[in-house]
Context: one part of a larger RNA
Formats: sequence, structure tokens, C1' cells
RNA sequence: CUGGGUGUAAAGGGAGCGCAGGCGGGAAAUCAAGUUGGAUGUGAAAUGUCGGGGCUUAACCCCGGAACUGCAUCCAAAACUGAUAUUCUUGAGUGAAGUAGAGGUAGGCGGAAUUCCGAGUGUAGCGGUGAAAUGCGUAGAUAUUCGGAGGAACACCAGUGGCGAAGGCGGCCUACUGGGCUUUAACUGACGCUGAGGCUCGAAAGUGUGGGGAGCAAACAGGAUUAGAUACCCUGGUAGUCCACACUGUAAACGAUGAUUGCUAGGUGUGGGGGGUCUGACCCCCUCAGUGCCGGAGUUAACGCAAUAAGCAAUCCACCUGGGGAGUACGGCCGCAAGGUUGAAACUC
Repeated sequence: CUGGGUGUAAAGGGAGCGCAGGCGGGAAAUCAAGUUGGAUGUGAAAUGUCGGGGCUUAACCCCGGAACUGCAUCCAAAACUGAUAUUCUUGAGUGAAGUAGAGGUAGGCGGAAUUCCGAGUGUAGCGGUGAAAUGCGUAGAUAUUCGGAGGAACACCAGUGGCGAAGGCGGCCUACUGGGCUUUAACUGACGCUGAGGCUCGAAAGUGUGGGGAGCAAACAGGAUUAGAUACCCUGGUAGUCCACACUGUAAACGAUGAUUGCUAGGUGUGGGGGGUCUGACCCCCUCAGUGCCGGAGUUAACGCAAUAAGCAAUCCACCUGGGGAGUACGGCCGCAAGGUUGAAACUC
């Protein structure tokens, strides 16, 4: 390489959009590029191969056959692929009528709690721990009542509940705005799927500039513990956590399971629609698209998966190929930096 694979053994890109490319629904028509059949020419000789012959044999040499799987031209076929033009509606999309939702962005508002400040009551402790101490407190703390300031987060509802492509999203209200689902079948008529590069989004931490700073809290300081204790525990505490704008581009970015399409027993729960029975806003039955559990066939090394497949198939992309060295070095690209991305070898087992 071929092949075989990618939930857990090595291996699914963090996620989407999308140029090129690859692949692509039903019917009838034409062409004949691919495809198939035939013919002609060529495919030098030698070598190789098969048969035969000559040197005593062999190597070697000679003769003959097939073959040289290819290329070109011509003739023919039209099932499949392709091309051209026509048509269809089930794929895809549009319209119409409904509908659920922490989907997004911006602005405003609210209550509980912590902390701080002012005032009142009040007096010797508070706090903290396994036990203590550092710490706070007679300059009046802790506790309690009233008032004020400020920041951050939104108890209950809350649910293997919902929404989103993923990251993620949770007090209430308003404005703007994306997507989904159901029903209908009016319209378009294959307009589709995937997607190397590319572009966009992307938790936390981190970075830049300017704000903000209640609580928490890397670093740091002190007190304990201990043989030591650069920790675990305690008292403090700065970056940070918050906001705006810009960067970074990584995570056990996980369902450790790429996207799309079709097919293949059931049972049971749950949230959102539609239809039917009844005409009762219930039950019950059917159905669509989600989200869970159990389970059959099948599959799997086993565990397990099992219509939300890891089953049976198809298309496209990504990735793997013994462990260490190493996600390192060097170079390239990106970044303000931290670093990211691409990514070896020697050597060794």
C1' cells in the first nucleotide's frame, strides 16, 4: 500500500455555515463520453513462458506456438453512469393556521441574604476548632432594632422537565430577534446530502485598556497540626471572579459514540402538538416530532448497545496503525504575552 478499524483496547475534528470536490428521487425521449461486443492496425528483436531440437548432460544455443492483459481507428448495442432537453411529487423549500420553550441581544424593575456605615438597646465576651491559637472586643464588639450604601447571585417553583449547532441558557417586565414542532396541501419542482481548504461561534482560566469591587478567593502573611508541613484545618488577604471593548481558541469541549438517509419485535414513563370516541374542559384509542427506562432479534472480546443502535445498508468527511522518547525538538503559521496549531528523528523496550 492493500486491508482492518475508531463507546471503554490506538483512533470522531469542540460546534456550525459553506466554495471546490465526491455522492444523489420517479417517468419517458435523444446522444453515445464512460461501459460492452466485434473488426483492422500496431504492440521490434532479444528476455520470460509452453512444445520440440543441437553440443555426452547442464548452463548455453536453435526452431515453432501462445502471450505481450496496452494503444489507435472503424462498426455496432443502449441496460447502467454521464450529457441535453421534457415531465412528476414522495426528498427539499415556500405559503397559510396554530403552538411550547432558562434560545439570543438590549433596557428597566424587585425581594431575601452577606458585608460596610450611622443611630438606639445592652455588657463582656465574640469568633473559630478534633482541641486550640492567631484574629475581633470596655476607644463598647458579638447579639438585637431602625435607617442608609454598595456589589454579586437569583431560594421555593425545579422535574433522567424545557430551549439551543456546540459552548451553554434559570427572579420579574418590556422592546427587538433566531430556530423548532404540529396541522394543512395552496405554490416551486430534486432546488438535495456531505464537505478538504476557508469563514464564524466557542466553558473556565489567562492577557490588554478603562471602570467596578459586597461575598468568595490562587499568590501572600499569621495561627495550628507534624519528625518536617512550602499542604490538608483556622484567622486574614491581593490578583481574579463582575461590566464595556479587544485578544486568547483550549477542556474528561463526553453520549469518551461525526453528519445525513432508509429499513428492522415489543413494553412503560415524561414534556409539546394533532386527530378520533364521547360531545365532558376527563378517561380511553390513534398519530407526529422530542426526552428517559426495560427488553427481543441482531451485534459485541466482554461490558453492554438495542428505532435516540454500538443492528442491517448507502453517501461524504475526520482520524488510527506497538510502548517510551513526545504532543517534545526543529521549521512554518497564529498570538501583546502565556501559549496554540501543524508535528518528527536518534535512541530504547
Annotation:
RNAcentral holds the full RNA, with entries from ENA and SILVA. Small-subunit ribosomal RNA, central domain from an uncultured bacterium, 349 nucleotides, folded computationally. The prediction has a mean pLDDT of 87.